The RNA shown here (c-di-AMP riboswitch aptamer (ydaO/yuaA leader)) has 136 nucleotides and comes from Paractinoplanes ferrugineus. The sequence was found by an Rfam model in a public genome assembly. The prediction has a mean pLDDT of 76. The source organism's lineage runs through Bacteria, Bacillati, Actinomycetota, Micromonosporales and Paractinoplanes. The model forms 92% of the base pairs in the Rfam consensus. It matches the Rfam family "c-di-AMP riboswitch aptamer (ydaO/yuaA leader)". About the family: This family represents a conserved RNA structure found upstream of the ydaO and yuaA genes in Bacillus subtilis and related genes in other bacteria. The ydaO/yuaA element is thought to act as a genetic 'off' switch for the ydaO and yuaA genes in its native state. It is believed that the element may be triggered during osmotic shock leading to activation of ydaO, a predicted amino acid transporter gene, and members of the yuaA-yubG operon which code for KtrA and KtrB K+ transporters.
RNA sequence: CGGGGAUCGCCGCUCAAUCGCCCGAAGGGCGAGCCGGGGAACCACGUUCCUUGGGGUGAAUCCGCACAUAAGCGGUAGGGAUCACUUCCAUCCCGAACCCGUCAGCUAACUCGGUCGGCGGCCGACGGAAGGAAAU
Numbered sequence: 001c002g003g004g005g006a007u008c009g010c011c012g013c014u015c016a017a018u019c020g021c022c023c024g025a026a027g028g029g030c031g032a033g034c035c036g037g038g039g040a041a042c043c044a045c046g047u048u049c050c051u052u053g054g055g056g057u058g059a060a061u062c063c064g065c066a067c068a069u070a071a072g073c074g075g076u077a078g079g080g081a082u083c084a085c086u087u088c089c090a091u092c093c094c095g096a097a098c099c100c101g102u103c104a105g106c107u108a109a110c111u112c113g114g115u116c117g118g119c120g121g122c123c124g125a126c127g128g129a130a131g132g133a134a135a136u
Base pairs, nucleotide, nucleotide: 009122010121011120012119013118014117018032019031020030021029022028023027033115034114035113036112037111038110043105053103054100055099056098057097062075063074064073065072078094079093080092081091082090085131086130087129088128089127
């Protein structure tokens, strides 16, 4: 001098996943906010059995090629980001995984749960247009 890693703090992204309080600590608990499931009437729909059942969370579905000597390649429904409002353009990405267990349409009352995790930066860059808002 360059590269890589770790810890703390701060800033930011994704996600419902944030905030507050209590217990002497580990850790556990409670609440608010946010999120998800089950669950009438009416309405809607039939469903299963020769199962290849059916369903849920999620943006993450589907198609083609290759292929078990494989799990790859290309696209796609859909979704995210841009230094802080919205939309459009442009650019860069994601397009997974898991759960229930033969059972569940919607659904008021009611009821059962979740509030994790994964990343980036403290550098560089300082995208374009329209509209709105605010200020003067």